[in-house]
RNA sequence: CAUCGAGAGAGGUUGAGGGAUCCGGCCCGAUGACGCCUCCGCAACCUCACCCAGCGAGGUGAAGGUGCGAAAUCCGGCCCCCUGUCGGGGGAAAGAUG
Numbered sequence: 001c002a003u004c005g006a007g008a009g010a011g012g013u014u015g016a017g018g019g020a021u022c023c024g025g026c027c028c029g030a031u032g033a034c035g036c037c038u039c040c041g042c043a044a045c046c047u048c049a050c051c052c053a054g055c056g057a058g059g060u061g062a063a064g065g066u067g068c069g070a071a072a073u074c075c076g077g078c079c080c081c082c083u084g085u086c087g088g089g090g091g092a093a094a095g096a097u098g
Stems, first nucleotide, its partner, number of pairs: 001098004009039005017028003022077004040069003045065002047062005073094001078091005
């Protein structure tokens, strides 16, 4: 700096917590979660090839390096707007990936 409501799961192993952190909510979990390993897959940030007169921007394809495969980054907390309330919308912060 860009993106974060799309997409994509089986087997083995382990054995009690897990969903980043604090708080609240909600959810997953002995019908074995989380983690780890293997395979499979998703995507297309980097990379490569091609198209576009041409650099760039853009497009198409491949899949070598990452990443990812419960729930919107699970939701909220701070600020602003609509609002009597409930609730809704936008932004920030923090975080993740490149």
SAM riboswitch aptamer (S box leader) from a soil metagenome, 98 nucleotides, folded computationally. Its mean pLDDT, the model's own confidence on a scale to 100, is 86. RNAcentral holds the sequence, with entries from MGnify. It matches the Rfam family "SAM riboswitch aptamer (S box leader)". About the family: The SAM riboswitch is found upstream of a number of genes which code for proteins involved in methionine or cysteine biosynthesis in Gram-positive bacteria. The SAM riboswitch acts at the level of transcription termination control. The predicted structure consists of a complex stem-loop region followed by a single stem loop terminator region. An alternative and mutually exclusive form involves bases in the 3' segment of helix 1 with those in the 5' region of helix 5 to form a structure termed the anti-terminator form. This entry represents the conserved core of the complex structure involving helices 1-4.